[in-house]
Context: one part of a larger RNA
RNA sequence: GAAUGAACGCUGGCGGCGUGCUUAACACAUGCAAGUCGAACGUGAAAGUCCCCUUCGGGGGAUGAGUAAAGUGGCAAACGGGUGAGUAACACGUGGGUAACCUGCCCUCUGGUGGGGGAUAACCCUGCGAAAGCGGGGCUAAUACCGCAUAACAAGUCGCUAAAUAAUUAGUCGACUUCAAAGCCUUCGGGCGCUAGAGGAGGGGCCCGCGUCCCAUUAGCUAGUUGGUAGGGUAAUGGCCUACCAAGGCUGCGAUGGGUAGCCGGCCUGAGAGGGUGUCCGGCCACACUGGAACUGAGACACGGUCCAGACUCCUACGGGAGGCAGCAGUGGGGAAUUUUGCGCAAUGGGCGAAAGCCUGACGCAGCGACGCCGCGUGGGUGAUGAAGUUCUUCGGAACGUAAAGCCCUGUCAGGAGGGACGAAGCUCUGACGGUACCUCCAAAGGAAGCCCCGGCUAACUCCGUGCCAGCAGCCGCGGUAAUACGGGGGGGGCUAGCGUUGUUC
Repeated sequence: GAAUGAACGCUGGCGGCGUGCUUAACACAUGCAAGUCGAACGUGAAAGUCCCCUUCGGGGGAUGAGUAAAGUGGCAAACGGGUGAGUAACACGUGGGUAACCUGCCCUCUGGUGGGGGAUAACCCUGCGAAAGCGGGGCUAAUACCGCAUAACAAGUCGCUAAAUAAUUAGUCGACUUCAAAGCCUUCGGGCGCUAGAGGAGGGGCCCGCGUCCCAUUAGCUAGUUGGUAGGGUAAUGGCCUACCAAGGCUGCGAUGGGUAGCCGGCCUGAGAGGGUGUCCGGCCACACUGGAACUGAGACACGGUCCAGACUCCUACGGGAGGCAGCAGUGGGGAAUUUUGCGCAAUGGGCGAAAGCCUGACGCAGCGACGCCGCGUGGGUGAUGAAGUUCUUCGGAACGUAAAGCCCUGUCAGGAGGGACGAAGCUCUGACGGUACCUCCAAAGGAAGCCCCGGCUAACUCCGUGCCAGCAGCCGCGGUAAUACGGGGGGGGCUAGCGUUGUUC
């Protein structure tokens, strides 16, 4: 000098765009953050309004409405959002491999969609419990569940042929065996589905080469350890797991141990080489109170799912239960320090749905903070008696100084009034932002300047006070009676809605 997710001190007018718990991965009140489909299915209210009957207590019917609601079933919930604890590792980056693999929804293509069965929630009756909830009996539906049929270019075994070789791979080849399905809507044209298979796209799993911090005041480490055989397991290779056999494997090119740390695109600095860094945005990884486990599923070992254990908090009738903000706000706490319990689904995107639409603290906006960058303003011209005042003075004067006043103007920002968007796509409709931006008019210099420094480095000097005191200080150093270095005044220099200090990096 540059930079910063900054903080502190003094000061503070406006706008735009960004950005904002770096500390306790500390604990969390409250609300919201993942639902949707009635065109898969069976049920199915109430208030209110109207009518009738009435013993005036009430009863019935229609509508509300096949609505609300819960349930079965499907898809989604594995995305999106948060955090950086752990991890020195194939975690990440980069380049490859998979003849060792998977892939819901989507796209292209080829076939099929026949015929049956038994249940079960909801509902009704009933039992237990304070609750959370649990049980028994009875009824019922399906795109829920289960047999049967049919089926191949699918899968498995064997054979044949060809290619290759390390196991193998391929074939409109042959034989045998095995496995499917569901309907709904319709304007009757069809549409959406379902099932088997081939290919694709996008997504993922696994493996490998190379790269990736500090300590040798860590020198030896290792028993599923290293390899083999057989088996299990997985979508899949593999000591991933098990049995048996062998005795190996790693290491001074740093094993093992310890410390630290999410990695990268990038960002900062620098002429570059390099050094530092990983906040915002984007990619990958890991985690979701702590530890462990599996279930469902195309996909999880699953932040707002389940189970077990633990710590903590809460409820309890003491028998037993409930919970997990590292989602968005917000609270306490910690801290030098980091925001609103806001508006909207109008846009973009996502889930479900045939659609209308519903949901969406993703997102779009608004709010707060000079935290950063950028832009603008705090007026312009004229004005000498060089006013008053203040400071200095050699007492003559000099400086502040065209500075002020005065006069003439202008109207940015802020203020008032009127108009008023783009963003909305596709004929109509649809805007949170927002009566915002912007435009026109009005009034009026009015509401808007500070901070640091002035001994040298380093730009800017005098007076008074103080007297090695009080104090200053980045380094050198100032202060003990004339201090340009302390404190104040005047003056000056620098930057400017900021200025200085501190921390950190180059």
Small-subunit ribosomal RNA, 5' domain from an Acidobacteriota bacterium, 506 nucleotides, folded computationally. Lineage of the source: Bacteria > Pseudomonadati > Acidobacteriota. Its Rfam family is "Bacterial small subunit ribosomal RNA". Its mean pLDDT, the model's own confidence on a scale to 100, is 87.